A computed fold for a 1514-nucleotide RNA from an uncultured bacterium, annotated as small-subunit ribosomal RNA. Its mean pLDDT, the model's own confidence on a scale to 100, is 84.
RNA sequence: AGAGUUUGAUCCUGGCUCAGAAUAAACGCUGGCGGUAUGCAUAACACAUGCAAGUCGGACGAGAAAGAGGGUUUCGGCCCUUGAGUAAAGUGGCGAAUGGGUGAGUAACGCGUGAGCAAGCUACCUUAAAGAGGGGGAUAACACUUUGAAAAGGGUGCUAAUACCCCAUAAGAUCACAGAUACGCAUGUAUAAGUGAUAAAAGGGAGCUUUCGGGCUUUUGCUUUAGGAUGUGCUCGCGUACCAUUAGCUAGUUGGUGGGGUAAUGGCCUACCAAGGCAGUGAUGGUUAGCCGGCCUGAGAGGGUGUACGGCCACACUGGGACUGAGAUACGGCCCAGACUCCUACGGGAGGCAGCAGUGGGGAAUAUUGCGCAAUGGGGGAAACCCUGACGCAGCAAUACCGCGUGAGCGAUGAAGGCCUUUGGGUCGUAAAGCUCUGUUAGGUGGGAAGAAGUGUAAUAUGGUAAAUAGCCAUAUUAUUUGACGGUACCACCAGAGGAAGCCCCGGCUAACUCCGUGCCAGCAGCCGCGGUAAUACGGAGGGGGCGAGCGUUGUUCGGAAUUACUGGGCGUAAAGGGCGUGUAGGCGGCCUGUUAAGUUAGGUGUGAAAGACCAUGGCUCAACCAUGGAAUUGUGCUUAAAACUGACGGGCUUGAGUAUAGGAGAGGAGAGUGGAAUUCCCAGUGUAGCGGUGAAAUGCGUAGAUAUUGGGAGGAACACCGGUGGCGAAGGCGGCUCUCUGGACUAAUACUGACGCUGAGGCGCGAAAGCCAGGGGAGCGAACGGGAUUAGAUACCCCGGUAGUCCUGGCUGUAAACGAUGGGUACUAGGUGUCGGAGGUAUUGACCCCUUCGGUGCCGCAGCUAACGCAUUAAGUACCCCGCCUGGGGAGUACGGUCGCAAGAUUGAAACUCAAAGGAAUUGACGGGGGCCCGCACAAGCGGUGGAGUAUGUGGUUUAAUUCGAGGCAACGCGAAGAACCUUACCUGGGUUUGACAUGCUUGAGACCGCCGGUGAAAGCCGGCUUUCCCUUCGGGGACUCUUGCACAGGUGCUGCAUGGCUGUCGUCAGCUCGUGCCGUGAGGUGUUGGGUUAAGUCCCGCAACGAGCGCAACCCCUGUCCAUAGUUGCCAUCAGGUAACGCUGGGGACUCUAUGGAGACUGCCGGUGAUAAGCUGGAGGAAGGUGGGGAUGACGUCAAGUCCUCAUGGCCCUUACACCCAGGGCUACACACGUACUACAAUGGUCGGUACAGAAGGUUGCAAUACCGCGAGGUGGAGCUAAUCCUGAAAACCGGCCUCAGUUCAGAUUGGAGUCUGCAACUCGACUCCAUGAAGGAGGAAUCGCUAGUAAUCGCAGAUCAGCAGGCUGCGGUGAAUACGUUCCCGGGCCUUGUACACACCGCCCGUCAAGCCACGGAAGUUGGGAGCACCCGAAGUCGUUUGCCUAACCGUAAGGAGGGCGGCGCCGAAGGUGAAACUGGCGACUGGGGCUAAGUCGUAACAAGGUAACC
Repeated sequence: AGAGUUUGAUCCUGGCUCAGAAUAAACGCUGGCGGUAUGCAUAACACAUGCAAGUCGGACGAGAAAGAGGGUUUCGGCCCUUGAGUAAAGUGGCGAAUGGGUGAGUAACGCGUGAGCAAGCUACCUUAAAGAGGGGGAUAACACUUUGAAAAGGGUGCUAAUACCCCAUAAGAUCACAGAUACGCAUGUAUAAGUGAUAAAAGGGAGCUUUCGGGCUUUUGCUUUAGGAUGUGCUCGCGUACCAUUAGCUAGUUGGUGGGGUAAUGGCCUACCAAGGCAGUGAUGGUUAGCCGGCCUGAGAGGGUGUACGGCCACACUGGGACUGAGAUACGGCCCAGACUCCUACGGGAGGCAGCAGUGGGGAAUAUUGCGCAAUGGGGGAAACCCUGACGCAGCAAUACCGCGUGAGCGAUGAAGGCCUUUGGGUCGUAAAGCUCUGUUAGGUGGGAAGAAGUGUAAUAUGGUAAAUAGCCAUAUUAUUUGACGGUACCACCAGAGGAAGCCCCGGCUAACUCCGUGCCAGCAGCCGCGGUAAUACGGAGGGGGCGAGCGUUGUUCGGAAUUACUGGGCGUAAAGGGCGUGUAGGCGGCCUGUUAAGUUAGGUGUGAAAGACCAUGGCUCAACCAUGGAAUUGUGCUUAAAACUGACGGGCUUGAGUAUAGGAGAGGAGAGUGGAAUUCCCAGUGUAGCGGUGAAAUGCGUAGAUAUUGGGAGGAACACCGGUGGCGAAGGCGGCUCUCUGGACUAAUACUGACGCUGAGGCGCGAAAGCCAGGGGAGCGAACGGGAUUAGAUACCCCGGUAGUCCUGGCUGUAAACGAUGGGUACUAGGUGUCGGAGGUAUUGACCCCUUCGGUGCCGCAGCUAACGCAUUAAGUACCCCGCCUGGGGAGUACGGUCGCAAGAUUGAAACUCAAAGGAAUUGACGGGGGCCCGCACAAGCGGUGGAGUAUGUGGUUUAAUUCGAGGCAACGCGAAGAACCUUACCUGGGUUUGACAUGCUUGAGACCGCCGGUGAAAGCCGGCUUUCCCUUCGGGGACUCUUGCACAGGUGCUGCAUGGCUGUCGUCAGCUCGUGCCGUGAGGUGUUGGGUUAAGUCCCGCAACGAGCGCAACCCCUGUCCAUAGUUGCCAUCAGGUAACGCUGGGGACUCUAUGGAGACUGCCGGUGAUAAGCUGGAGGAAGGUGGGGAUGACGUCAAGUCCUCAUGGCCCUUACACCCAGGGCUACACACGUACUACAAUGGUCGGUACAGAAGGUUGCAAUACCGCGAGGUGGAGCUAAUCCUGAAAACCGGCCUCAGUUCAGAUUGGAGUCUGCAACUCGACUCCAUGAAGGAGGAAUCGCUAGUAAUCGCAGAUCAGCAGGCUGCGGUGAAUACGUUCCCGGGCCUUGUACACACCGCCCGUCAAGCCACGGAAGUUGGGAGCACCCGAAGUCGUUUGCCUAACCGUAAGGAGGGCGGCGCCGAAGGUGAAACUGGCGACUGGGGCUAAGUCGUAACAAGGUAACC
């Protein structure tokens, strides 16, 4: 510090997710030791039991018992001493308000921080001053008695005090009086005197002394006062969560006066008076929450958090209340009410673990009913000492942090074994074993701390007090006394590698890979995503990576996230500018100058507790942990200073702003009037059969006279031309003309005011269309609606009608894609060119033109900006000011609530749930019922077919024991198959074989091999028999071959063509497909390859940020067309000669044809025209051939997971007495039917009979086979010739002649009967052919569809491969030999450019809504059931306060009667809980209902994306 994820790829926006750190944690697996910390977060739920606050006998009275000893006894007991002035209890004092727990409440002066109290109090402690005199009456304990179950009391009697009361005294204190001085901060405060009034007290211990009354000394305690310290109370500034779907709240409320109350200010309380107080800088209400130091995270700013430790607050079963006290409204006190629990004799009582342990419960989850006061600290005490679940320790828990160990060295036959393997090996792996060591830790044995300083006691010394050597106090020394932890830490020794390693991960992010199993199953998953038979992603294994006594998971927080942006973001199109103006509060604000010092800055000073964090040093062996010191604590108070900037106050200025004057421009607004054209309607005329409408029609109108046309009239609405990216307005918007009223802007020149400005939350106003209310109006148009069409349907698009509405007046609504998708203002930052409104200049007689300038409105464009597109002085640039708005998509602009509205609805505006994306711009493709250019038998123009018939053949389907398998639009279907009777053959049935039909190696036995025979059988096979003896030899044997036994292995047309190679089809013989370097772009990518021409062609030329190159095109190759040369047999025969019935038959010849080798030739080379002078095109000449002469071979990058595992090869899987192998028979040939491809026809351009011609190419010795003979024929007999330019193979259509005469025929030949031939082991299923007979459908083929552009189509035959035989198929060959092409609008396919796109599996794409099904969350809902808070009223406990005519009453007064005072009781105010009532708020449930979301393959349609087939959207 980043990474993954939207796309085919890219950049951006944007969310989701991950890597880090942390944790009071929990869960899973695992677990050796120690140290230090931490440990109920949930039920502030309920609690058994024990303990957690007592102490003082040196304040006081009283005062046991057991036990021990003694005495006595009637043996029951009693008495004395001791126990002991002890225990227990009481009076009194101090403490119990600290310590400890918890976080329910509290949004508050509660907390934090800083001030203030001139408005306070403070026990114990401390300093100082003054004092402590004299009296009195009670009461508990106790005794007796009494009530009660108990708890708890009552009565009578006795007694003490440091308990209580009275009097005296008053330094000082307090109050009152009237002044003085000094000071301050408003009230005021302080000081020194004066007068008057008021209020105190307590003793105890020790020592000395004593005349026993007392005195002295000391110590401790007491009273008053003034200080200190500590603690506490009150007040104020600032800070302190969320919700505005909480906007108004408030009657003691705000203030005043009098009074009361408090330690003290104060509406704190009360009476009266006034009517205030708070609030958009967020009152009130609601929700949540203890606050802080700190802690976690972060670079920081921030964000989160408040456990442990420390500070503050609040609470103590819930609510209320006071008492005591220095202090409480009191956790382990009291009273009352309530809930709960317990006891009860039913009458009444008792209780409060949120102290420490512990229990139940809740929960994912949190410990021992431990030891000790040894240390630290606290209470009491003079002290000893007592108390202390504070605390110190121990126990439990890997809960966290830190440390240590589980061994170290050597050790290669790289052991065994596991795993993998290309079978060679690799790896676990120096790892192990083995050898040599060490000794942490655990174990054992022994030793053994620090933490302890004190205190007390005893002794000694010194000093102080004092009369004192008593006593007391202080200091020092010596001795002695105190350890829970704990026989712990630590140390030594003993033995001994011995007891001590796991967890997670290994597709990417993210370090780490293979095998097996599984087969969209089981499962994984943080995100992207894995799994459908070769899974590095599931499960296991081996190996590897990470961390390590832990490792993972889950939860939570911060980070990454600049993803709330102060630091540090945005708003044209990604989410986001308010529809527009006006203006309040607020924010911001021109130039010069003075004062001030609030902001600001600097210095000083106080505070910012400690702990923590940081730095340094030190202590535990290190570390964690701990100690000491330092720095820091960004904050804040006070003070001093500065005066630039901001603010405040004052003075001035004119440039911002405004006013006045003069002008011109304008659909700016409102009202009134007025005009013509057109539509419609009405009347009348002319006129006759249609009109109208559409893609085509129909509905409709019209013989009752339409449409058309002429004249007249009515009425409403809108204003052609001008008219313009022209004008005006804030926006919405504004368009005939005239008048009236009126707003704004602009220009020019001067004058005036003097910052008067900008923006603008709320508020107010305006605001298209549609819509609503009331009243008018209504020509045209026209939702709804009716009809006609279209259509599968058509609630649409099209047509005919047509109501609201559109118009006017008044009111409401308040929204739009209200858009420049761009808030307003000011300033600055190159230009060019239009246009509108003004002004000036030059020139001119004048106008136009031209130049300058101001204001508006467009286009282009630099810098700059932008993700890009684009913006660019009219900014989306550079800055400042103010407002509005955004924070992933969906749910949703929905629900609920509020406000507005007559309603429709508007505005404000969520959540649950769900997804990993949604999106912007641009790129490359693909696609379009987008565009342009171009090509192709693509269409058109033609010729002939297919589709109809019969048959053949292939396929589907069906059938079957099997009908083997594959091929499936073009590009499967006379295809694999160039030939299924057996074989082939893979299928079926049956019979058999198991190292096998075939290969290699080893092994047992036998034998040469070969050959022959018999039995059985359908054959295969099985059984048996005969014959035969190769080569080498060291004689043991070995080698080759055959048979045989066994083992390795063979074999598979079994599966996967979606694991593959190879081969092939197709787009397509289409003209394309790319690369290097450069350049452009952030990038995908572009350029080149686009453009202008041209071509069959990315063919060539020109241009060009491109320049070159490669694979394709073309050419090179083959055949063919002309010529030449060479050669001349088997081919040829012109000339010469010979011969025949005839023939190159013969001699001969190379001329010709031909054969087969090599050349020539054609290149737009030449000429004219055209073109750009080019490339080229066009015409012509010559030429056998002319613009690629014709044909073939040749198939770029790639596409279709195209085809083929059944040609072959091959990975993996599967079978192995069978899915292998052999054999016989059957099947592949089936047959209601459907399709493809062919053949033959339907006839006269024909059929038939007879006659007569003319090819090319290919094949032939297991072969082709002539002449001849036989047969009607297929064919047979026979065999000349030929290993082939030598021999073999009738060409047919054609031509000539005859017959047939339009008919199911002398057409056609299917089918069937009979008879044959040939091949073959064998023609039944199931061959071909021949002859005789038979003579079906078919009379030119619907929709639709195919081929072909010249030696082509059509037509005619011939040959070959396969092959024993079988050809209508296939592959070739030649013969005869046309028609047509205007042209590119349309159909199909293709190429290039361009455009749109929501497609990229790429239109066979994408995608919307209803309905149906399942699941989920939410809204509404009659109602039902809770909760908290408030209001009103009723009742009213305890209690304070007030009052009191009742009762009681020790201290004081009192000539004694009473009084004062007190208590009880009564009454009153207030008052908790409770009750009643009305309303509001907020939850749960809820029949039914509403939409929403999600869910591989449901239904209906086709809305959107292309002009999406009616442009889309608001």